[in-house]
């Protein structure tokens, strides 16, 4: 350097829900909680997926629909760096 992950140690993360701030919203942040996760660390580069405020079409003027420079890495790859064992 690779490979592999045990009812192992030392630790780490932190779904639902709950307040609370932002936020147009999707979310995201901090506090609680705790479903899980051997990279559930980081990164939107590709594919998926969310929302749709600002544009944009159309309108019966009430609205409808397209759209990401917003977001999801706890969806799937590529990239990148890590702990502990065991080979």
């Nucleotide at each position: 350097a690779c490979c592999u992950g045990a009812u192992a140690a030392a630790g780490g993360c932190a779904a639902a829900c709950c307040u609370g701030u932002c936020g147009a919203a999707a979310g995201a942040c901090a506090g609680g909680g705790g479903c899980a996760c051997a990279a559930a660390g980081c990164c939107a580069c590709c594919g998926g997926c969310c929302u749709a405020a600002g544009g944009g079409a159309c309108u019966u003027c009430g609205g409808u629909u397209c759209u990401a420079g917003g977001g999801c890495a706890g969806c799937g790859g590529a990239g990148c760096u890590a702990c502990c064992a065991g080979g």
A computed fold for an 87-nucleotide RNA from Thiohalomonas denitrificans, annotated as c-di-GMP-I riboswitch aptamer. Taxonomically the source falls in Thiohalomonas (Bacteria, Pseudomonadati, Pseudomonadota, Thiohalomonadaceae). The coordinates come from a structure-prediction model, not an experiment, and the mean pLDDT is 88. The RNAcentral record of the sequence draws on ENA and Rfam.